[in-house]
Context: one part of a larger RNA
RNA sequence: CCUGCGGUAAGACGGAAAGACCCCGGGAGCUUUACUAUAAGUUCUUAUUGGCUUGUCGUUUUAAAUGCGUAGCAUAGUGGGGAGACUUUGAAGCCCUGACUUCGGUUGGGGUGGAGUCGAUCGUGAAAUACCCAUCUUUUAAAAUGAUAAAUCUAACCCCUCUGACAAAAAUCAGAGGGAGACAGUGAGUGCUGGGUAGUUUAAGUGGGGCGCUUGCCUCCUAAAAGGUAACGGAGGCGUUUAUUAAGGUCAGCUAACUCCGGAUGGAAAUCGGAGUGGUCGUGUAAAGGCAUAAGCUGGCUUUACUGCAAGACGGGCAUGUCGCGCAGUUGCGAAAGCAGAACUUAGUGAACCGACCCUAGAUUAUAGAAUCGGGGAAGACAUCGGACAAAAGCUACCCCGGGGAUAACAGGCUGGUAGGUGCUGAGAGCCCACAUCGACGCACCUGUUCGGCACCUCGAUGUCGGCUCAUCCUAUCCUGGGGGUGAAGUAGCUCCCAAGGGUCUGGCUGUUCGCCAGUUAAAAGGGUACGUGAGCUGGGUUCAAACCGUCGCGAGACAGGUUGGUCCCUAUCUACCGCAGG
Numbered sequence: 001c002c003u004g005c006g007g008u009a010a011g012a013c014g015g016a017a018a019g020a021c022c023c024c025g026g027g028a029g030c031u032u033u034a035c036u037a038u039a040a041g042u043u044c045u046u047a048u049u050g051g052c053u054u055g056u057c058g059u060u061u062u063a064a065a066u067g068c069g070u071a072g073c074a075u076a077g078u079g080g081g082g083a084g085a086c087u088u089u090g091a092a093g094c095c096c097u098g099a100c101u102u103c104g105g106u107u108g109g110g111g112u113g114g115a116g117u118c119g120a121u122c123g124u125g126a127a128a129u130a131c132c133c134a135u136c137u138u139u140u141a142a143a144a145u146g147a148u149a150a151a152u153c154u155a156a157c158c159c160c161u162c163u164g165a166c167a168a169a170a171a172u173c174a175g176a177g178g179g180a181g182a183c184a185g186u187g188a189g190u191g192c193u194g195g196g197u198a199g200u201u202u203a204a205g206u207g208g209g210g211c212g213c214u215u216g217c218c219u220c221c222u223a224a225a226a227g228g229u230a231a232c233g234g235a236g237g238c239g240u241u242u243a244u245u246a247a248g249g250u251c252a253g254c255u256a257a258c259u260c261c262g263g264a265u266g267g268a269a270a271u272c273g274g275a276g277u278g279g280u281c282g283u284g285u286a287a288a289g290g291c292a293u294a295a296g297c298u299g300g301c302u303u304u305a306c307u308g309c310a311a312g313a314c315g316g317g318c319a320u321g322u323c324g325c326g327c328a329g330u331u332g333c334g335a336a337a338g339c340a341g342a343a344c345u346u347a348g349u350g351a352a353c354c355g356a357c358c359c360u361a362g363a364u365u366a367u368a369g370a371a372u373c374g375g376g377g378a379a380g381a382c383a384u385c386g387g388a389c390a391a392a393a394g395c396u397a398c399c400c401c402g403g404g405g406a407u408a409a410c411a412g413g414c415u416g417g418u419a420g421g422u423g424c425u426g427a428g429a430g431c432c433c434a435c436a437u438c439g440a441c442g443c444a445c446c447u448g449u450u451c452g453g454c455a456c457c458u459c460g461a462u463g464u465c466g467g468c469u470c471a472u473c474c475u476a477u478c479c480u481g482g483g484g485g486u487g488a489a490g491u492a493g494c495u496c497c498c499a500a501g502g503g504u505c506u507g508g509c510u511g512u513u514c515g516c517c518a519g520u521u522a523a524a525a526g527g528g529u530a531c532g533u534g535a536g537c538u539g540g541g542u543u544c545a546a547a548c549c550g551u552c553g554c555g556a557g558a559c560a561g562g563u564u565g566g567u568c569c570c571u572a573u574c575u576a577c578c579g580c581a582g583g
Base pairs, nucleotide, nucleotide: 001583002582003581004580005579006578007577008576010575011574012573014570015569022404023403024402025401026400027399028396029395030394031393034200035199036198037197038196040193041192042191044189045188046187047186048185050153051152053150054149055148056147057146058145059144060143061142062141063140064139065138067136077135078134079133080132081131084118085117086116093112094111095110096109097108098107099106100105158179159178160177161176162175163174164173165172203215204214205213212232216238217237218236219235220234221233239385240284241343242342248302249301250300251299252298253297254296257277258276259275260274261273262272282291283290285348287346288345289344306329307328308327309326312323313322314321318386331340332339333338357377358376359375360374362373363372364371411458412456413454414453415452417451419447420446421445422444423443424442428438429437465540466538467537468536470532471529472528473527474526475525478503479502480501481498482497483496484495485494486493505519506518507517508516509515546564547563548562549561550559551558552557
């Protein structure tokens, strides 16, 4: 070295299971003050469903009463007729009494009384309830009718008992008796309640997801001198305003702002005069670009902040969007030429469909009316702002499926902010003296042991903390060894250089790594090895299903909060290593 056998498990990102964590897509279970339905409960109406009585209310008819501004003898409803009417069939007055009342009276009944009372003339818008007719308001009584509330009846309907019908039990039918009774029950319609049940919804972007924030439009920068151009890049605005002195049109006129000088009150700034600079001022509203011929400021007159079009362009994936010569009509201003289809410009916004509203010489073929459709106009909103539906929130550790290393947690990789270490400079401390020792403010590096950033292999699986066992390497050396310096007398130290051969503790607490404590030691160094090592062990922690507490949540449930419990599989093919045997 080859072959074989016995072993060990470091590797074959070993085997097993299309990762259960995470994200994306789908589903399911559960919850609720998500949405929409619905079982069920309940209200009312109606049918089955009838009789009678009373109360209340409405309508109609009949009868009786009722009617007050002021003036006026006074409580004049309205209109018409009217010169008389009532009265021994008992007038005025008086007494008793009922009703109404604006408290003044009106009206009715009874008694007494025994002959008058009222009107026409005055005043009033209107003249006699003197008398007759009609009618209105309000009130009372009766009848009819309807509604409503209550009571009652029995015959529908319902229940119980007995008898019979079949031989018997049940059911059904018939008869008798009792109870209840137009209720209940049932059908139809209707309102309310309704996670009891069901179907669903619950946005996207995102240096993983969640939480936060954002989502449309305008201005600037990024933007690389045409245009365009991204990011959870840096800054700001908008969801309008203006016609009662227009912030529009036109015609005419004017020039701000600051500095300096002078000047009563008067000051840093008021108003006045002079000089200088030149657009810094002003522009309704953000920014940018403009603006003196002013687009800025003031005044006069006004409504073009018009109707019907539109050559031609800009811009642009589409759809939107933007500018506009010129023509016709009708106006405004100006002497006129002319200018005017809003505003210095760029934001100030919303497509379709359905329904509703306004107008309408159209249509629905026989027409009036009505209804519907068509045409024109205008409003209501989708802000997740090119707007899924008329309509919508959550939990899942009980979970499931399809996918992803397109995307997180472990480990690795890149980076090296943070961390650890080194060097340079040397303010200063060190009595004096920067450098025995320490060293600010700074600067340059190294390492890849911390916390991070990125998301590059791995989600058809790379098992995760600590301990045990077994190690192997590094040196930035804790001990032991050799040296330099010392603010090294010696002893003991401090600091630096060389050095990795060997070594680097035992207990208590805690799952702990770490740490604290106790006692030792020459010393009780720091790290790498998938934070070495689970096909070597453990399984205390973390991280499934059960359960408790606190907190949060209406709830289902949740919590780098706590607590108890909780299945750790693999007979070694190859590489590697340790032995043995043969060649």